Predicted 3D model of a 508-nucleotide part of an RNA (large-subunit ribosomal RNA, domain I) from an uncultured Gammaproteobacteria bacterium.
[in-house]
Context: one part of a larger RNA
RNA sequence: CGCAUUCGGUGAAUGCCUAGGCGGUAGAAGGCGAUGAAGGACGUGACAAUCUGCGAUAUGCCUCGGGGAGCUGAUAAUAAGCUUUGAUCCGGGGAUUUCCGAAUGGGAAAACCCAGCUGUUUUAAACAGUUAUCAAAUACUGAAUACAUAGGUAUUUGAGGCAAACCCAGGGAACUGAAACAUCUAAGUACCUGGAGGAAAAGAAAUCAACCGAGAUUCCCUAAGUAGCGGCGAGCGAAAGGGGAACAGCCCAGACACCAUAAUCUUAUCUGACUUAACAAAAUGUUCUGGAAAGUUCAGCCAUAGUAGGUGAUAGCCCUGUAUGUGAAAAGUUAGAUGAGUGAGUGUCGAAGAGUAGGACGAGGCACGUGAAACCUUGUCUGAACAUAGGGGGACCAUCCUCUAAGGCUAAAUACUAACUACCGACCGAUAGUGAACCAGUACCGUGAGGGAAAGGCGAAAAGAACCCCGGCGAGGGGAGUGAAAUAGAACCUGAAACCGUGUGCGU
Repeated sequence: CGCAUUCGGUGAAUGCCUAGGCGGUAGAAGGCGAUGAAGGACGUGACAAUCUGCGAUAUGCCUCGGGGAGCUGAUAAUAAGCUUUGAUCCGGGGAUUUCCGAAUGGGAAAACCCAGCUGUUUUAAACAGUUAUCAAAUACUGAAUACAUAGGUAUUUGAGGCAAACCCAGGGAACUGAAACAUCUAAGUACCUGGAGGAAAAGAAAUCAACCGAGAUUCCCUAAGUAGCGGCGAGCGAAAGGGGAACAGCCCAGACACCAUAAUCUUAUCUGACUUAACAAAAUGUUCUGGAAAGUUCAGCCAUAGUAGGUGAUAGCCCUGUAUGUGAAAAGUUAGAUGAGUGAGUGUCGAAGAGUAGGACGAGGCACGUGAAACCUUGUCUGAACAUAGGGGGACCAUCCUCUAAGGCUAAAUACUAACUACCGACCGAUAGUGAACCAGUACCGUGAGGGAAAGGCGAAAAGAACCCCGGCGAGGGGAGUGAAAUAGAACCUGAAACCGUGUGCGU
């Protein structure tokens, strides 16, 4: 030095575990905000720091319920206290709620600086309130300029900002595909902006259909990759009809008459239900093994409860629970009844939406790229009829059929899930699953927009190693002790391999 092997070191795989994720189902909810939000800064504890909670009344105050013995959060120890005169804790309501932030008295490099006015007062000063802008309404005032108007002032009401997706509207790409590329496609997508609601939008035929008829809208299946459109390329792509889900119809553009408070909506009270705390609730002992019994043995019991979790190994009967039953002072939601306010309905005769319909030119939308191109919208220019009328039926004309534009409202079926509650999974199990199981959008990087980690496990219980020894009053170790185990010793479950040693054998 090599081979084999023993025992170690290092190392962290693997196994097991789960505190966290991922996906879903059901319910409920679908907003918060000038009564100052979301999000923060700074404070706040007997005690340093961080998190959590809270706000100078500051790990909290008041009150109403629940609950019943301990409590002063994570976070030990000590100190000082609280509590059966009911604390801590759980839930409803209320009070307080610094400073920044729409931030709103003015300013500003967010969490800071500097004011005016009014009121109170202990007159040094302090405290309380108020003072942004825009819009609308009302009142007062008021120029050039006589009336007026613009403007100004005051009061009242509203708005502003945030939030995951869903929705409507105004704008609106490119990469890409066409095997290049320009029409076309991607796509009215991404993205920007505005607005709203729990849904939104649409909606009661100037609709379809086809000579038979249907009867608002929305959504699903189909019709159908059909009819069509298309450098007839790539590709795009209906509708009627049929079957389902859900169903709901109305008002104004007006007079008269009848009826007489009746639909609807708002609000208050009562009753019921639900939500926001909870409560009651069955039945087990023993033998053996073991550190420990829930395992095993023997003998019992409950079950409207043998879902689940915990307890020193695997527990229906130990604990928390679960089935079932019960429960609310207060607040909220909802249904019904009643009261108050609002005003409903019927008939007759009328009426029946004008710079509109239509046209020309230019565009856009319709599956439809100008095409034979109807239909819808309209930038420019024009411009009817008036129910004896007008629109449509895919150029256009006639006949026929059908409907009544140029005013408005409308639930359900449909879309979505940031947050809440309960439950589920042939989902993951720490290089997985969220980026994040752990004080993670942290540390760190970047001027910035932005990028963005690693990191879980002693033990049943800290019983976390008193005391002794070596050592630098070390680090580390050896005894002793705890423990079932310490090769479970905090660099802590298991502890593979690479890699590094130790002892032995053999070889060289």